[in-house]
Context: one part of a larger RNA
RNA sequence: CUGGGCGUAAAGCGUGCGUAGGUGGUUUAUUGAGUCAGAUGUGAAAGCCCCGAGCUUAACUUGGGAACUGCAUUUGAAACUGGUAGACUAGAGUAUGGUAGAGGGAAGUGGAAUUCCACCAUGUAGCGGUGAAAUGCGUAGAUAUGUGGAGGAACACCAGUGGCGAAGGCGACUUCCUGGACCAAUACUGACACUGAGGUACGAAAGCGUGGGUAGCAAACGGGAUUAGAUACCCCGGUAGUCCACGCCGUAAACGAUGUCUACUAGCUGUUAUGGGUUACGACCUGUAGUAGCGAAGCUAACGCGUUAAGUAGACCGCCUGGGGAGUACGGUCGCAAGACUAAAACUC
Numbered sequence: 001c002u003g004g005g006c007g008u009a010a011a012g013c014g015u016g017c018g019u020a021g022g023u024g025g026u027u028u029a030u031u032g033a034g035u036c037a038g039a040u041g042u043g044a045a046a047g048c049c050c051c052g053a054g055c056u057u058a059a060c061u062u063g064g065g066a067a068c069u070g071c072a073u074u075u076g077a078a079a080c081u082g083g084u085a086g087a088c089u090a091g092a093g094u095a096u097g098g099u100a101g102a103g104g105g106a107a108g109u110g111g112a113a114u115u116c117c118a119c120c121a122u123g124u125a126g127c128g129g130u131g132a133a134a135u136g137c138g139u140a141g142a143u144a145u146g147u148g149g150a151g152g153a154a155c156a157c158c159a160g161u162g163g164c165g166a167a168g169g170c171g172a173c174u175u176c177c178u179g180g181a182c183c184a185a186u187a188c189u190g191a192c193a194c195u196g197a198g199g200u201a202c203g204a205a206a207g208c209g210u211g212g213g214u215a216g217c218a219a220a221c222g223g224g225a226u227u228a229g230a231u232a233c234c235c236c237g238g239u240a241g242u243c244c245a246c247g248c249c250g251u252a253a254a255c256g257a258u259g260u261c262u263a264c265u266a267g268c269u270g271u272u273a274u275g276g277g278u279u280a281c282g283a284c285c286u287g288u289a290g291u292a293g294c295g296a297a298g299c300u301a302a303c304g305c306g307u308u309a310a311g312u313a314g315a316c317c318g319c320c321u322g323g324g325g326a327g328u329a330c331g332g333u334c335g336c337a338a339g340a341c342u343a344a345a346a347c348u349c
Base pairs, nucleotide, nucleotide: 003321004320005319006318007303008302012317014202015201016200017199021195022194023193025088026087027086028085029084030083031082033081034080035077036076037075038074039073040072041071042070049065050064051063052062053061054060091192092189093188094187095186096184097183098182099181103178104177105176106175107174108173109172110155115150116149117148118147120146121145122144126137127136163170164169207248208247209246210245211244212243216242217241221237222236223235224234259316260315261314262313263312264311267294268293269292270291271290272289273288274287275286276285277284278283298305299304322349323348324347331342332341333340334339
């Protein structure tokens, strides 16, 4: 390289959009690039292979044939692929009418709770914490209870193997701006499609820069315990951070450890959204799009998957090739840095 693979053994890029490229619906005509057939030329000789001959045989030498699966020119064929011209509507999209939704952004508002404040009120010796304690707080009046106020963060119940989003993710309420999906019936465009190397955008948490903010929580740090020790687990404190704005970072067990798209292949039970039909108003039947559980066939090393496939096929991309060394070194690109991406070898088992 070929092959074989990628849920769990090595292996699906974190996710979208999209350039080149690859692939591409039905039909008519045409072309003849691919494709197929014939002819001609060439494909040196030797070698290999086949049939002979010569050294006593063999190796070896030698004659003939075949082969050289290729290339070029030329004559034809026209099913398929491609090109050109035209048509179509089953893919894709647009319009119209509805529907559900924590989809995104901005502004405003709300109640519960925690904390703090008031020389406010009641009230007195404890509170707190633990396995047990102690550090800690408290006669300068704490804890507890009530009233008022401040401020930040998060939104109980509803809440659901419920919903939405490409993924990350999204949960109080109201308004404004805004993306997508689904359903129904028509009308329109007429292959406009799928995938996608590079590229580009988004991308939890932590971290970084500048400026704010800081109630609670809490790396680091201090103290108290535990212990042989205890740089921990437990307790009392507590700073970055967590929050906001703008700008970086670009990684996660970024997981369904399962790339995207399309077609086909038994059923059963729920659930969400929305149509149609029946109705005795309890409900029942049925279509489409999601979502969950179980299971025929089939697949799988097994576990399991099973119309939401890991089944049967097709298109395109990514990735793997024994363990360690190592996702490291070096070089390069990016980054303020932390580091990220790309990515070996010696050696060793």

Predicted 3D model of a 349-nucleotide part of an RNA (small-subunit ribosomal RNA, central domain) from an uncultured bacterium. The coordinates come from a structure-prediction model, not an experiment, and the mean pLDDT is 89.